[in-house]
Molecule: transfer RNA
Organism: bacterium
RNA sequence: GGGCCGGUGGCUCAAUGGUAGAGUACCUCCAUGGCAUGGAGGGGGUUGAGAGUUCGAGUCUCUUCCGGUCCA
Numbered sequence: 001g002g003g004c005c006g007g008u009g010g011c012u013c014a015a016u017g018g019u020a021g022a023g024u025a026c027c028u029c030c031a032u033g034g035c036a037u038g039g040a041g042g043g044g045g046u047u048g049a050g051a052g053u054u055c056g057a058g059u060c061u062c063u064u065c066c067g068g069u070c071c072a
Stems, first nucleotide, its partner, number of pairs: 001071007010024004018055001026042006048064005
C1' cells in the first nucleotide's frame, strides 16, 4: 500500500429500511436481625465521524478515523 471483518448504554452483545433492546453493572424500594441471595422499579445511547439515497437509515451507498486479520 491492497483485500476482508468489526465499531451500538460502564462492559459483553442483539435489532427484516418502520418507537434502539437484552444480559451484566449502577441507583432506589421490598423480603432477612444482618450479609449473601431473590423480587419490583429506575437512570444511563448524538448507533466512531461526515455526507448521500429514502416518506423513513444502526441497517443501503460514498468518504474518513480506530481496532483485528490476510496478502504484498